Model confidence (mean pLDDT): 80 of 100. Two RNAs folded together computationally: RNase P RNA and transfer RNA, 437 nucleotides in total. Rfam match: Bacterial RNase P class A. Rfam classes the family as a ribozyme. Rfam links the family to the GO terms ribonuclease P activity, tRNA processing and dimeric ribonuclease P complex.

RNA sequence: CAGAGACGGCCGGUGAUCGCUCGGCGUUUUUACGCCUGGGAGGAAAGUCCGGGCUCCGCAGGGCAGGGUGGUCCGUAACACGGACCGGGGGCGACCCCAGGGAAAGUGCAACAGAAAGCAGACCGCCGCGUGAAGAGCGCGGUAAGGGUGAAACGGUGAGGCAAGAGCUCACCAGCUGCGGUGGUGACACCGCAGGCUCGGUAAACCCCACCCGGAGCAAGACCAAAUAGGGAGGCGUCAGAGGGCUGCCCGUCCGAGGCCUCCGGGUCGGUCGCAUGAGGCGGCGGGCAACCGCCGUCCGAGAUGAAUGAUCACCACCUGGUCUUCAGGGACAGAACCCGGCUUAUGACCGUCUCUGCCUU
RNA sequence: GUCCCCGUCGUCUAGCCCGGUCCAGGACACCGGCCUUUCACGCCGACAACACGGGUUCAAAUCCCGUCGGGGACG
Repeated sequence: CAGAGACGGCCGGUGAUCGCUCGGCGUUUUUACGCCUGGGAGGAAAGUCCGGGCUCCGCAGGGCAGGGUGGUCCGUAACACGGACCGGGGGCGACCCCAGGGAAAGUGCAACAGAAAGCAGACCGCCGCGUGAAGAGCGCGGUAAGGGUGAAACGGUGAGGCAAGAGCUCACCAGCUGCGGUGGUGACACCGCAGGCUCGGUAAACCCCACCCGGAGCAAGACCAAAUAGGGAGGCGUCAGAGGGCUGCCCGUCCGAGGCCUCCGGGUCGGUCGCAUGAGGCGGCGGGCAACCGCCGUCCGAGAUGAAUGAUCACCACCUGGUCUUCAGGGACAGAACCCGGCUUAUGACCGUCUCUGCCUU
Repeated sequence: GUCCCCGUCGUCUAGCCCGGUCCAGGACACCGGCCUUUCACGCCGACAACACGGGUUCAAAUCCCGUCGGGGACG
């Protein structure tokens, strides 16, 4: 210098003008106005895929069903998350990826091809025997070393052995099982002995094992509380008429018992709370490889309900292109709605730290 | 806002649960041919799809995960 790998940071700044919303204060019955030169989107606010807080319902305890998780240890309120390590795979390397328990509990599946596909199998080949003149052909048998098929064919190399072969035997190697030892909290690693010689794949197929999970969700839930129509209690009244219409009043006349008055209670419209101090941010010190944790100090940083967080101008900063001093253009993905911890997905630049590989120079 | 369900030819669908002979079957439509004087009907043939990406597996429309799109329920 170039190309890679890992981990972080940041979403422009200042000023002016006009607005929006929330909070506090003042005027005011409210509406509203003014002031505080007060606060006002994100790293994903998204998808709603996990986990919790919170609320209501259910619940003695245990089990079944159903669902989920799956190396070990640790972190955490918890997790399908994170850290470190182990095992496997990839890369020259920094480093990256893995739903990574069990297939010698049981059941199932493996198309096509191929002779044979699951306590294997004889198509070609090789060998033996019979027949035959024959080493051809045919028949019977042996054989998994070779060919060929397949995603997959029942250890590998060499030697002995054999009719030809074969763990049939032996040596070494790989793997498995059992026992023992050493190191590690553990997954596991290493070593020794013995065994039979090899016991395939698939559980994101049924299943087995271990562990975890009660259900619903802020439209949860709580409180205040119209009009109308129901409900309850009390009073008046039921033909000797409560009350009402005609009327200024009386008489009269008409309607009238499912009526009228008062009070109480529930829910609806509507409103308030839940709702912004929290597994909280920042700084320092300490513990830990790390994730993370502890202590001390300090700060309060959105809260709408058809739903605010905006627009214009100027200057500076950044990027791109130029006629490179004065110019022109550009700035992604996206937007809170009860709140947190994760994961996943979308996204344009810019800045920083460490590491690896190659080349050059010293 | 919360919670569910579904995506297969141009259209309607089978296959998915329990993976294989599925480069996916059927009907209607379109196209070509036959029949008919011609059209229709009928017959034959052709074209045409697993929403997208990744994983598990020898093998994925089917199993698992994530996106995208569509539909529904709840005051």